[in-house]
Context: one part of a larger RNA
RNA sequence: GAGCGAACGCUGGCGGCAUGCUUAACACAUGCAAGUCGAGCGGGCAUCUUCGGGUGUCAGCGGCGGACGGGUGAGUAACGCGUGGGAACGUGCCUUCUGGUUCGGAAUAACUCAGGGAAACUUGAGCUAAUACCGGAUACGCCCUUUUGGGGAAAGGUUUACUGCCGGAAGAUCGGCCUGCGUCCGAUUAGGUAGUUGGUUGGGUAAUGGCUGACCAAGCCUGCGAUCGGUAGCUGGUCUGAGAGGAUGAUCAGCCACACUGGGACUGAGACACGGCCCAGACUCCUACGGGAGGCAGCAGUGGGGAAUAUUGGACAAUGGGCGCAAGCCUGAUCCAGCAAUGCCGCGUGAGUGAUGAAGGCCUUAGGGUUGUAAAGCUCUUUUACCAGGGAUGAUAAUGACAGUACCGGAGGAAUAAGCCCCGGCUAACUUCGUGCCAGCAGCCGCGGUAAUACGAAGGGGGCUAGCGUUGCUC
Numbered sequence: 001g002a003g004c005g006a007a008c009g010c011u012g013g014c015g016g017c018a019u020g021c022u023u024a025a026c027a028c029a030u031g032c033a034a035g036u037c038g039a040g041c042g043g044g045c046a047u048c049u050u051c052g053g054g055u056g057u058c059a060g061c062g063g064c065g066g067a068c069g070g071g072u073g074a075g076u077a078a079c080g081c082g083u084g085g086g087a088a089c090g091u092g093c094c095u096u097c098u099g100g101u102u103c104g105g106a107a108u109a110a111c112u113c114a115g116g117g118a119a120a121c122u123u124g125a126g127c128u129a130a131u132a133c134c135g136g137a138u139a140c141g142c143c144c145u146u147u148u149g150g151g152g153a154a155a156g157g158u159u160u161a162c163u164g165c166c167g168g169a170a171g172a173u174c175g176g177c178c179u180g181c182g183u184c185c186g187a188u189u190a191g192g193u194a195g196u197u198g199g200u201u202g203g204g205u206a207a208u209g210g211c212u213g214a215c216c217a218a219g220c221c222u223g224c225g226a227u228c229g230g231u232a233g234c235u236g237g238u239c240u241g242a243g244a245g246g247a248u249g250a251u252c253a254g255c256c257a258c259a260c261u262g263g264g265a266c267u268g269a270g271a272c273a274c275g276g277c278c279c280a281g282a283c284u285c286c287u288a289c290g291g292g293a294g295g296c297a298g299c300a301g302u303g304g305g306g307a308a309u310a311u312u313g314g315a316c317a318a319u320g321g322g323c324g325c326a327a328g329c330c331u332g333a334u335c336c337a338g339c340a341a342u343g344c345c346g347c348g349u350g351a352g353u354g355a356u357g358a359a360g361g362c363c364u365u366a367g368g369g370u371u372g373u374a375a376a377g378c379u380c381u382u383u384u385a386c387c388a389g390g391g392a393u394g395a396u397a398a399u400g401a402c403a404g405u406a407c408c409g410g411a412g413g414a415a416u417a418a419g420c421c422c423c424g425g426c427u428a429a430c431u432u433c434g435u436g437c438c439a440g441c442a443g444c445c446g447c448g449g450u451a452a453u454a455c456g457a458a459g460g461g462g463g464c465u466a467g468c469g470u471u472g473c474u475c
Stems, first nucleotide, its partner, number of pairs: 001475004006471005013347006019340002021305001026303003030300003035064003040061002043058006071258003080183007089175002094171008102136004111126006142151003156163003184230003191221003196218008233255004237248004260281005283294004311337001313336003319333001320331004350380004360371004387410001389408002394402001419464005424445003430459005440447002
């Protein structure tokens, strides 16, 4: 000098665009953040009824979604990440092609009845439906066997042309796995390793593989730093620098990991699942003491910690997502608004004229000098603010939270708007008074003990300016 997610002190007019718990991955009151489908199904209730049924709504069975989106950075020095390759894999929804969609069956929730419990919830009996479940048939292709054998599928719906369902092939997308190279500090860490290294044979997985079991061999890593310890999410980037490099990894984007702590699986195309389940633990809450409930590192918000970081706001109008044929519903994603000079950028706080160089202040050698064209006065202007009026784009036909916002034109009036730091040298800017090694200053050198340009005040001056200075950190 540049920079910052900054903080602190003094000060503070406006707008645009950004940014805003860096600390306790501390604990959380309250509300909301994931639902949707009646064009899969049978019912309850309400209502209308031409008694055929229709409409609305509710819980239940069922389907799809809850694996995305959103948060955080604890852990992780690792194929975690970055980059370049690879072979032994999977992929719901979507696209293309191809073949099919047949015949039956048994249940169960809801509901009714009878109970248990303070509650959470739950037991028994009976009835019923389906795109829920099961069996038979069929099999172009598919799978298993390797020779003619075996195995395996489906679901209908509304109302008249759509949409579903099943098998297979391919694509696209996304993902799992392997691998070369790169990826912090410590040797005051020198040896480490028994599923360890390799093989055979079983098992397991979507798939390769000690991933796993048995058996066999004795290997494997290491001074080119193994192992151990410490620290840390990684990257695109960001800051600085002429560059090389150094530092860093907020916001935005990609990947990873985590979801009170530890473990586990279930369902599913996909999870070992933030707002799912089970077990254990700590903590909090309810209880009729028998037993139960909970998980903000989602958005707000509270306590706490801290130098320090915002509203318990509006809307689904746009973009996107889930479900649905659709209408639509849901969406604290998102879009907006609110708060904060936290940052960057822009604008303003007036312009011209004005000498008797007014008054006042300060200095003075008492003559004067300076503040200073500064003020007043005169002549103008109206950005901004204020007042009233019009008023968008964002929205393809409709639909606007923002918002009567941005913006436009109009009226009045200099009106509504300047501070902060410094003035010994480095370093730009000097005098007077007070103080008297005191009070104090200070980044370094150093000032202050009676004329202090260095302390405090005043006048004057210098610098930056809605900011200025200080502190911290990086280059």

Small-subunit ribosomal RNA, 5' domain from Melastoma dodecandrum, 475 nucleotides, folded computationally. The full RNA is in RNAcentral, with records from SILVA. Taxonomically the source falls in Melastoma (Eukaryota, Streptophytina, Pentapetalae, Myrtales). It matches the Rfam family "Bacterial small subunit ribosomal RNA".